Overview
A computed fold for a 1446-nucleotide RNA from a metagenome, annotated as small-subunit ribosomal RNA. Model confidence (mean pLDDT): 84 of 100. It matches the Rfam family "Bacterial small subunit ribosomal RNA".
[in-house]
RNA sequence: AGAGUUUGAUCCUGGCUCAGGAUUAACGCUGGCAGUGCGCCUAAUACAUGCAAGUCGAGCGAGAACUCUGGUUUACUAGAGUGAAAGCGGCGAACGGGUGAGUAACACGUUGGUAACCUGCCUUGAAGUGAGGGAUAAUCCACUGAAAAGUGGCCUAAUACCGCAUAGUAAUGAGGGAUCACAAGAAUUCUCAUUUAAAGCUCCGGCGCUUCAAGAGGGACCUGCGGCAUAUCAGCUUGUUGGUAAGGUAAUGGCUUACCAAGGCUAUGACGUGUAGCUGAUCUGAGAGGAUGAUCAGCCACAGUGGAACUGAGACACGGUCCACACUCCUACGGGAGGCAGCAGUAAGGAAUCUUCCGCAAUGGCCGAAAGGCUGACGGAGCGACACUGCGUGGAGGAUGACGGCUUUCGGGUUGUAAACUCCUUUUCUGGAAGAACAAGGUCUGAGGUUAUUCCAGGAAUAAGCAUCGGCUAACUACGUGCCAGCAGCCGCGGUAAUACGUAGGAUGCAAGCGUUAUCCGGAAUCAUUGGGCGUAAAGCGUCUGUAGGCGGGAAAGAAAGUCAGAUAUUAAAUCUGGGAGCUCAACUCACAGGCUGUAUCUGAAACUUCUUUUCUAGAGGAUUAUAGAGGUAAGUGGAAUUCCCGGUGUAGGGGUGAAAUCCGUUGAUAUCGGGAGGAACACCAAAAGCGAAGGCAACUUACUGGAAUAAUUCUGACGCUGAGAGACGAAAGCAUGGGUAGCAAACAGGAUUAGAUACCCUGGUAGUCCAUGCCGUAAACUUUGGAUACUUGGUGUUGGAAGUAUCGAUCCUUCCAGUGCCGAAGCUAACGCGUUAAGUAUCCCGCCUGGGGAGUACGGUCGCAAGAUUAAAACUCAAAGGAAUAGACGGGGACCCACACAAGCGGUGGAGCAUCUGGUUUAAUUCGACAAUAAGCGGGGAACCUUACCAAGGCUUGACAUCCCGAGAAAGUCCGAGAAAUCGGACCGUGCCUUCGGGAACUCGGUGACAGGCGCUGCACGGUUGUCGUCAGCUCGUGCCUUGAGGUGUUCGGUUAAGUCCGUAAACGAGCGCAACCCUUACCUUGAUUUACAUAUUUAUCAAGGAACUGCCCCGGUUAACGGGGAGGAAGGUGAGGAUGACGUCAAAUCAGCAUGGCCCUUAUGUCUUGGGCGACACAGGUGCUACAAUGGGGUGUACAACGGGUAGCCAACCCGCAAGGGGGAGCUAAUCCUAAAAAACAUCUCUCAGUUCGGAUUGAAGUCUGCAACUCGACUUCAUGAAGUUGGAAUCGCUAGUAAUCGCGGAUCAGCCACGCCGCGGUGAAUACGUCCCUGGGUCUUGUACUCACCGCCCGUCACAUCAUGGAAGUUAGGGGCGCCUUAAGCCUUACGCAAGUAGGACCACGGUGAAACUAAUGACUGGGAUGAAGUCGUAACAAGGUA
Repeated sequence: AGAGUUUGAUCCUGGCUCAGGAUUAACGCUGGCAGUGCGCCUAAUACAUGCAAGUCGAGCGAGAACUCUGGUUUACUAGAGUGAAAGCGGCGAACGGGUGAGUAACACGUUGGUAACCUGCCUUGAAGUGAGGGAUAAUCCACUGAAAAGUGGCCUAAUACCGCAUAGUAAUGAGGGAUCACAAGAAUUCUCAUUUAAAGCUCCGGCGCUUCAAGAGGGACCUGCGGCAUAUCAGCUUGUUGGUAAGGUAAUGGCUUACCAAGGCUAUGACGUGUAGCUGAUCUGAGAGGAUGAUCAGCCACAGUGGAACUGAGACACGGUCCACACUCCUACGGGAGGCAGCAGUAAGGAAUCUUCCGCAAUGGCCGAAAGGCUGACGGAGCGACACUGCGUGGAGGAUGACGGCUUUCGGGUUGUAAACUCCUUUUCUGGAAGAACAAGGUCUGAGGUUAUUCCAGGAAUAAGCAUCGGCUAACUACGUGCCAGCAGCCGCGGUAAUACGUAGGAUGCAAGCGUUAUCCGGAAUCAUUGGGCGUAAAGCGUCUGUAGGCGGGAAAGAAAGUCAGAUAUUAAAUCUGGGAGCUCAACUCACAGGCUGUAUCUGAAACUUCUUUUCUAGAGGAUUAUAGAGGUAAGUGGAAUUCCCGGUGUAGGGGUGAAAUCCGUUGAUAUCGGGAGGAACACCAAAAGCGAAGGCAACUUACUGGAAUAAUUCUGACGCUGAGAGACGAAAGCAUGGGUAGCAAACAGGAUUAGAUACCCUGGUAGUCCAUGCCGUAAACUUUGGAUACUUGGUGUUGGAAGUAUCGAUCCUUCCAGUGCCGAAGCUAACGCGUUAAGUAUCCCGCCUGGGGAGUACGGUCGCAAGAUUAAAACUCAAAGGAAUAGACGGGGACCCACACAAGCGGUGGAGCAUCUGGUUUAAUUCGACAAUAAGCGGGGAACCUUACCAAGGCUUGACAUCCCGAGAAAGUCCGAGAAAUCGGACCGUGCCUUCGGGAACUCGGUGACAGGCGCUGCACGGUUGUCGUCAGCUCGUGCCUUGAGGUGUUCGGUUAAGUCCGUAAACGAGCGCAACCCUUACCUUGAUUUACAUAUUUAUCAAGGAACUGCCCCGGUUAACGGGGAGGAAGGUGAGGAUGACGUCAAAUCAGCAUGGCCCUUAUGUCUUGGGCGACACAGGUGCUACAAUGGGGUGUACAACGGGUAGCCAACCCGCAAGGGGGAGCUAAUCCUAAAAAACAUCUCUCAGUUCGGAUUGAAGUCUGCAACUCGACUUCAUGAAGUUGGAAUCGCUAGUAAUCGCGGAUCAGCCACGCCGCGGUGAAUACGUCCCUGGGUCUUGUACUCACCGCCCGUCACAUCAUGGAAGUUAGGGGCGCCUUAAGCCUUACGCAAGUAGGACCACGGUGAAACUAAUGACUGGGAUGAAGUCGUAACAAGGUA
């Protein structure tokens, strides 16, 4: 000191979260020692038991019991001593200890005051202590009661009580003098009058007692200032505010009472409500601040709850009294007792907080002359890792880097010098011995204490965990799991290869602790004084006037409140800081110094602010002259237009729309002419224009009236700026009353549109719009920009005014002031942008903001007739919401361009039959893959067996195949039997090759285990390959430049091209992958070759190598460019034609079944062998083709013309047989030689004559041929016979721009054969059309909008339905605290009367209690309102693009 998180990426705004420190903590896991601290935060809940305040015999009387002595000795009695318990009396008990309920207050802190006061014990000083009196408790006797306790009677003492004497500087009253004080008055002094005191004890030293004065310490009262939330609490108060008199008190005072006056407090927050003990300090923070108020210390308050007084120096009294209430206990039921918020302890509550310990040895307190007693204060120990601090759990060496674990690419790596092992040490631990200080002041006295500490012995011995390891944040792998289980502080992880879950290994961090949870501060400049903002992110009141308040021009003088300086006092101690000191160190503790930022007083300074006085004119204002204007109010006037009414002309339509219809019209519309009525609004002028505070203001005239600017003189003399509350104005809509109503027009009605259309469009139409009066008080009331003042480069328009110069003049030019626009310097800004009209630089004042939603909502208050306005939350929920800009993508946005994209044409598909593929269905199986374009005659360029992956059945298990090891054998072959075959059994035959003679190689059989094998899964783990956009013209980089940045520029722009092709321009200059070219084929020529052809022309053919075409030449256009148009020449002309060639990338596109391959899975089976079946099924649907429907044709006969290819397990000639498929035959050919081989359309001719035919050939029957172990499922072909549908094909849709389409045949691969009508090639014949780019599809470039980025197949809104959560209203219900009135009134104080007294009886006040009405707060409430969240629900499509009606 920062980091994560909004986005595809960026900058900003902004919230959420984390890293730090702290704690009276708690919980989880773990736990060796010591020191020092700390330990009911909750129930101020209730308490068993013990203890916590007594002491004094030197104040007093009496005296149990015991001891001694005498009498007597059993008992008893006299004296002496010690002296318990109790009593009278004195002092203490008001301290110490606890707690924080109450209290928002002079309670606390701090500063002063008391001239308005008190003070026991203590200290100092002065004076005194004389002489008397009468009682009473205890004891004893009697009595009552369960007890607690009480009553009566007889005695008695005192430092108990009461007179008398004496007394002053005491008290009270009266009077006089001087001093102090602002004053009430104070102290002092003088005189007079009245009143008031005492107690004794003694060890003889003293201790006490009384009065007065002073001190110290303590207390009381008053006072300035300070520290909290709420205004959704705005008015409060009647002893209230003051006075007089009296009472009361230690004392002032409405403290109390009577009378008089009517005051007092409050926006600088009274009153009310909520919360809370205050402080020194503690935690945090750089600080300023924020939070807290445990321990320690000061003050206050309280003692079961409420009230009250007594005693006393002191209390309205924690361990006292009285009363009431609640609760608990005892009881003989009559009555009594009690108060742990003292120390321990118990119960309860709670996440949670200790021993019913030891001791008065120390310190302190009370009593006492003292000894001493008492002391749960205190000193100590115990329990608790609760905190802080310190120590330890060993140290050194030790590599074969052991075993084991984990992992692995199987080589290794890691755990790891870690261990083992060797040597050493003993803090700690165990045992033993010694042994302090705390004790002062001469002796004595130690709870802690088996203390601390030291020494000896023993033995590495007794001692390590917790959390984390995706990023933030240090630390990574394996296995398991498979959106499950789970994790998570935020972002987020998990759907079969999880560094994020669980476990393990390893690592990291801290360590006797570690994590989690809770809370506070910090980070957070995220409430901003230090130190933020408000055009668009949250945020400027709609505007003005103005009160309080805040701020305020120049000069002089004075004052000294602020300010500054010095001094003094205080700021308790502790805490904090510094350097020291003491415990071995540290924590801890001690002494010293500083500091404690504060307050008060005194003295001083006078620049600034302030105050007073005087003065000035630059701010502000007034007067005079003159200007512009839709500024306002009222009255009047005008013309155009719409509508309506009357009349004329005139006839069938009009109107309306995308198209229509509703509607009007033959009772005469629309159109047109004339006349009239009425209401509203004012064309042109008109503008970036003008005026106004804003809202707003527009025909013309008049009246009244507000403001502003300019120029010049003059006057006042700071009179100013802002402005909380307050007041005034305030569009439209709306409300009330009364008018008015032409047009327009919510609601409403009808017609259309539509799936629907409660809309958009159309026809009508009422409130309203208009006027008057009164309300309302809000708008995107926006310049989304508060007001005022000053300063800071410019350019250019325009409105009003002025000056100067020039001009005959209109006027032009220059300059100034006041407005109103645009562009832009500096500067500012997140950027966009703003920029003298600031969003720049500064000052002053006001308003407002603090994440999104909930919500500008609820409740409450105020205003309003209502509608509603204003003020204005919370629960809950999310991790974002948002601004500006960037790159894409998209748009029913725009511009330009291209393509068989459309158009123009030709031929098809879709209808029929068949072939083939696919879906579906079926099946034991119908193996698998491919699914818009980019699957479907595709993988498969050949399923009868094989293939084959599928099914059924039968077999095998180191296996059909590979490597290694062992044993045996050559291998192979032939035959027989069983079987469907695989396979099994048997027989025969056989002894090979190389050799260094050891053996080896190949093969077969058997065995063993490592392993083989898998067309099993994952193409969403991959390689490779492929499709598609697309042969579209794009995709990028380096350096430079611009931007805070993403990014841009380059690649845009002007031309041009098939092309990011080229040229020009240009903050770009270059380059790469693509384009083009290089390659192949073809068209022409040359040369060479010969196996071809031909037969004398030198040509054809084939092969090879070269040439040729480059806008090269001419003309025109074009920027003297690129390039385009035309022409010549040429076989070919503008890329000549065709092919190969496919940029960065997109589709998690396709393929694990071509191959390869990670991971997972099977291993007598998911492997392998065999036979048979299936992949060929068949209601149906789709795709691709073939053949047709005929005469441009079918059939017959005849005659022509190709090219690419293939051939020895082959092509097969001639010839013979067969109607034919084919059979026989065998020549030739390893091919420019032979064969395939017949080309077919074509041409010539004959026939058919428009028919389901001499078209068409499906289907079926019969007979055959060929291949092949084998044609049943399931081959092809031939012949004869049969002769189906079909007569040109709906919506829709496909291909093609020239040797192309169309049409005709030929060849090849695969292949025994073939389901080939498929595919790949070859040649023959050989067209039509393209005006053109509006539209459909696809693509490219630029631009624009965007709330999209999974990118429009996007995003997203609302109702309804379901579930959950919090919340508002609600007839009411319940509870609570406080106030008010009334009734009753205990104890007690005061008072009155009576009594010698004790006391009795009244009165006033008052706690508790009762009651009444009202307010407030909280909880709950049938039902109800909206809100939030949730899975893939329903209905629509409102918003984002012109979002399809901006």